[in-house]
The part of an RNA shown here (small-subunit ribosomal RNA, central domain) has 350 nucleotides and comes from a metagenome.
RNAcentral holds the full RNA, with entries from SILVA.

Context: one part of a larger RNA
RNA sequence: UUGGGCGUAAAGCGAGUGUAGGCGGGGAGGUAAGUCGAAUGUGAAAUUUCUAGGUUUAACUUAGGAAUUGCAUUCGAAACUACUUCUCUUGAGUUCGGGAGAGGGAAGCGGAAUUUUUAGUGUAGAGGUGAAAUUUGUAGAUAUUGGAAGGAAUAUUAGUAGUGAAGGUGGCUUCCUGGACCGAUACUGACGCUGAGACUCAAAAGCGUGGGGAGUAAAUAGGAUUAGAUAUCCUGGUAGUCCACGCUGUAAAUGAUGAGCACUAGGUGUUGUGGGUAUUGAUCCCUGCAGUGCCGAAGCUAAUGCAUUAAGUGCUCCGCCUGGGGAGUACGGUCGUAAGACUAAAACUC
Numbered sequence: 001u002u003g004g005g006c007g008u009a010a011a012g013c014g015a016g017u018g019u020a021g022g023c024g025g026g027g028a029g030g031u032a033a034g035u036c037g038a039a040u041g042u043g044a045a046a047u048u049u050c051u052a053g054g055u056u057u058a059a060c061u062u063a064g065g066a067a068u069u070g071c072a073u074u075c076g077a078a079a080c081u082a083c084u085u086c087u088c089u090u091g092a093g094u095u096c097g098g099g100a101g102a103g104g105g106a107a108g109c110g111g112a113a114u115u116u117u118u119a120g121u122g123u124a125g126a127g128g129u130g131a132a133a134u135u136u137g138u139a140g141a142u143a144u145u146g147g148a149a150g151g152a153a154u155a156u157u158a159g160u161a162g163u164g165a166a167g168g169u170g171g172c173u174u175c176c177u178g179g180a181c182c183g184a185u186a187c188u189g190a191c192g193c194u195g196a197g198a199c200u201c202a203a204a205a206g207c208g209u210g211g212g213g214a215g216u217a218a219a220u221a222g223g224a225u226u227a228g229a230u231a232u233c234c235u236g237g238u239a240g241u242c243c244a245c246g247c248u249g250u251a252a253a254u255g256a257u258g259a260g261c262a263c264u265a266g267g268u269g270u271u272g273u274g275g276g277u278a279u280u281g282a283u284c285c286c287u288g289c290a291g292u293g294c295c296g297a298a299g300c301u302a303a304u305g306c307a308u309u310a311a312g313u314g315c316u317c318c319g320c321c322u323g324g325g326g327a328g329u330a331c332g333g334u335c336g337u338a339a340g341a342c343u344a345a346a347a348c349u350c
Base pairs, nucleotide, nucleotide: 004321005320006319007304008303012318014201015200016199017198021194022193023192025088026087027086028085029084030083031082033081034080035077036076037075038074039073040072041071042070048066049065050064051063052062053061054060091191092188093187094186095184096183097182098181103177104176105175106174107173108172109171110154115149116148117147118146119145120144121143125136126135162169163168206247207246208245209244210243211242215241216240220236221235222234223233258317259316260315261314262313263312266295267294268293269292270291271290272289273288274287275286276285278283299306300305323350324349325348332343333342334341335340
């Protein structure tokens, strides 16, 4: 490289927007670049191959033909690809009417609880554990009642429920705002799919500057445990966790399953929204579309399992893999304040 693969064996970029590129719906006309056919020229000879001749035969050799799958020119074909003109509506999008939603951002407000504080009641313990101790309390704790402060999180509802591209998202109200879905008619007329680079977003931890700090808690101190205990358990406790603005750019960023389109038995839940039927009472039954679960036929699979939400059957485009270790390391480069990230070998060894 070919071939073969990527849920779990090596392998789907964490996710999106989108440039180049690749691929691309139906009808009619034209062109003839690709494509196909024919002719002519050329494709040296030898070699190869076929027929015949020569040496007793053979190797060898002589003659004639074939082949030389290629290239160029000319003439022709027009199905497919391409280019071009006209056109269509099913792909895609716009318009109108709806309801659903923890989708995003900003501001304000609420209650429960923890902690601290203040005032009262009240008296000897309280905490904590497997058991204890460190700790705390007669300077009045724990418990309990009223007041105050402050920060963080939003019980129940809550649901293999919703929503978002992913990360994620949960008290209430207001404002700004994105997307999806259902139904209806009209409009645009292929405007599409994918997407190397590029750009944007991206949990937690971490970093910078300035705030904030209730609870919790790396580090750390003490008490236990233990042979030891740099752990587990307990009592404290600082960064951090929270906010604003920047940076970092990684996760078992997982459905360990790239995106899009089409096709291929069913059954049963559930969310949103239409239609029909029957009642009208919250509803019930049938059915369509869009999601989201479970079970299962064919098929696939090494098995497990997947199975209209495919890991089935096909097409298009991108990414990635090629024995284990060395190693996601070294060196170099780019980015970063740093931590480090991205890119990425080899010797050697089994």